[in-house]
A computed fold for a 129-nucleotide RNA from a Dehalococcoidia bacterium, annotated as c-di-AMP riboswitch aptamer (ydaO/yuaA leader).
Its Rfam family is "c-di-AMP riboswitch aptamer (ydaO/yuaA leader)". Its family is annotated with regulation of gene expression and cyclic-di-AMP binding in the Gene Ontology. Rfam describes the family as follows. This family represents a conserved RNA structure found upstream of the ydaO and yuaA genes in Bacillus subtilis and related genes in other bacteria. The ydaO/yuaA element is thought to act as a genetic 'off' switch for the ydaO and yuaA genes in its native state. It is believed that the element may be triggered during osmotic shock leading to activation of ydaO, a predicted amino acid transporter gene, and members of the yuaA-yubG operon which code for KtrA and KtrB K+ transporters.
Of the family's consensus pairs, 92% are formed in the model.
Model confidence (mean pLDDT): 78 of 100.
RNA sequence: CAAUCCGCAACGCCUAAUCCCGCAAGGGACCGGGGGACCCGUUAAACUGGGGUGAAUGUCCACAAGGACUAGGGCAACCUUUCAGCCCGAACCCGUCAGCUAACCUCGGCGGCGUAGAAAGGCCUAAGC
Numbered sequence: 001c002a003a004u005c006c007g008c009a010a011c012g013c014c015u016a017a018u019c020c021c022g023c024a025a026g027g028g029a030c031c032g033g034g035g036g037a038c039c040c041g042u043u044a045a046a047c048u049g050g051g052g053u054g055a056a057u058g059u060c061c062a063c064a065a066g067g068a069c070u071a072g073g074g075c076a077a078c079c080u081u082u083c084a085g086c087c088c089g090a091a092c093c094c095g096u097c098a099g100c101u102a103a104c105c106u107c108g109g110c111g112g113c114g115u116a117g118a119a120a121g122g123c124c125u126a127a128g129c
Stems, first nucleotide, its partner, number of pairs: 011114004018029004030109006040099001049097001050094004058069004072088004078122006
C1' cells in the first nucleotide's frame, strides 16, 4: 500500500415483500397472490390426474451426482433505450379440485445480498450572472 474478515451507520440491489399509528396486542395505507357469474372459451375416457407462486422453461449428454446450451429474468449513483461486460435460469405449495370472470370471498408483505463501463434522448435541481 492492497486484499480479506468483523462491527456500526449510510446508500444501493433481487423480491409484492414497503410506509404510518400503537407500550404491546394489533390497526391502517399501499403493493402483491388465489378463489369466484352472465358472455366468451373448452368439449370421450384413462394415466404419479389436474392446478398454483416464481424469470426459473426446454433440448441433448450422462443415466448417478451432474454437464453443455436454452425460453426467460437481473445488474448505482434521476429515468428510458442501445452497446459492452458480469450473473440467475431454483425452489416450494394445493391435494383429485379450480378456464376467463363483475359483485363478492380470502391470503401474503419474507428472506438473501453489495454494484462502481460507454453513448443517446429526456427530466429535475443547485450555484453564479